[in-house]
Context: one part of a larger RNA
RNA sequence: CCCUCGUUAAGGAACUCGGCAAAAUGUACCCGUAACUUCGGGAUAAGGGUAGCCAUAGGCGUGAAGGAACUUGCUUCCGGAGCGCUCCGUGGUCGCAGAGAAGAGGCCCAAGCGACUGUUAACCAGAAACACAGGUGCCUGCUAAAGAGAAAUCUGACGUAUAGGUGCUGACACCUGCCCAGUGCUGGAAGGUUAAAGAAGGAUGUCAGGGUUCGACCCAAAGCAUUCGACUGAAGCCCCAGUGAACGGCGGCCGUAACUAUAACGGUCCUAAGGUAGCGAAAUUCCUUGUCGGGUAAGUUCCGACCCGCACGAAAGGUGUAACGAUUUGGGCACUGUCUCAACGAGGGACCCG
Numbered sequence: 001c002c003c004u005c006g007u008u009a010a011g012g013a014a015c016u017c018g019g020c021a022a023a024a025u026g027u028a029c030c031c032g033u034a035a036c037u038u039c040g041g042g043a044u045a046a047g048g049g050u051a052g053c054c055a056u057a058g059g060c061g062u063g064a065a066g067g068a069a070c071u072u073g074c075u076u077c078c079g080g081a082g083c084g085c086u087c088c089g090u091g092g093u094c095g096c097a098g099a100g101a102a103g104a105g106g107c108c109c110a111a112g113c114g115a116c117u118g119u120u121a122a123c124c125a126g127a128a129a130c131a132c133a134g135g136u137g138c139c140u141g142c143u144a145a146a147g148a149g150a151a152a153u154c155u156g157a158c159g160u161a162u163a164g165g166u167g168c169u170g171a172c173a174c175c176u177g178c179c180c181a182g183u184g185c186u187g188g189a190a191g192g193u194u195a196a197a198g199a200a201g202g203a204u205g206u207c208a209g210g211g212u213u214c215g216a217c218c219c220a221a222a223g224c225a226u227u228c229g230a231c232u233g234a235a236g237c238c239c240c241a242g243u244g245a246a247c248g249g250c251g252g253c254c255g256u257a258a259c260u261a262u263a264a265c266g267g268u269c270c271u272a273a274g275g276u277a278g279c280g281a282a283a284u285u286c287c288u289u290g291u292c293g294g295g296u297a298a299g300u301u302c303c304g305a306c307c308c309g310c311a312c313g314a315a316a317g318g319u320g321u322a323a324c325g326a327u328u329u330g331g332g333c334a335c336u337g338u339c340u341c342a343a344c345g346a347g348g349g350a351c352c353c354g
Base pairs, nucleotide, nucleotide: 001349002348003347004346005345006344007343008342010340011339014338019335027051028050029049030048031047036041038171052093053092054091055090056089058087059085060084061083062082066078067077068076069075070073094098106333107332108331109330110329111328112327113325114324118130119129134169135168136167137166138165139164140163146155147154148153172320173319174318175317177250178249179248182247183246184243185242186241187240188239191238192237193236197232198231201228202227203226204225205224206223209219210218211217251269252268253267254266255265278312279309290306291305292304293303294302
């Protein structure tokens, strides 16, 4: 010097990103217990008091000896010894200390997030992530939908719409606005377009036959072959509607009030419609340590407001919310070697000598 412990004057978080670590609290009984609340909780809230041993009055429980009565019984009544008590007092007594050792909640205030119990990246993350009960959309009438498989077949389910599958949201309370133009989905079928297939008809090749200027010439039926093809022809697409707890989206400029400022108001352009309620420098705010207030002697964090929302916003839910949390943030009490600032002690190492 290192590790694991113990103690420490005065101070008591001045340490530090941060009270990390340590200290403190801790048991039983008695008293007492706030806001808030979903009336269950919160709550062991918080905050106090008592606790050993000896003697002893009382109380409670049990109830011996003994006595009495008669109906002579494992009877009834009186009686109160002894013993027990996690009951309640009084008096005394010892120590620094009586839940004498060990084991055994620190607490409070405010805010964010997630309702809760639960689950999780075997090896940096236990969380605000996942799940969840609840809500809601869509599909599915049973040989169900959906899924596995090449199929048989199986799951769904020996279930039957209060069922099954799937998506989103995530207790509860109050709510969930506008846009169907685009994309998707559902429905529609008049018109347009449209495949395979069918097909009137045409063209070409070959060729019996005919013609012939006799040429390697011309014409050419049927058949066969090649090819073109009017026309017929479904779904789909175009088209017409609906649909947002479907994918998604939810404006700009200018002017205006008797101080100023601001603009309830007006004008104009664009759009499918221009963000409603609620919330708001927020887990979201760049400018920004915004401004004001609170807390501190002093506060980029925190809390309460304001609203100029770079770039909140309503089931990728909005806003609240008791309870809960090895969650995150700020503050306080208690407590302490975290620190001012270090010291001593114990054990084990390192180191030195052998």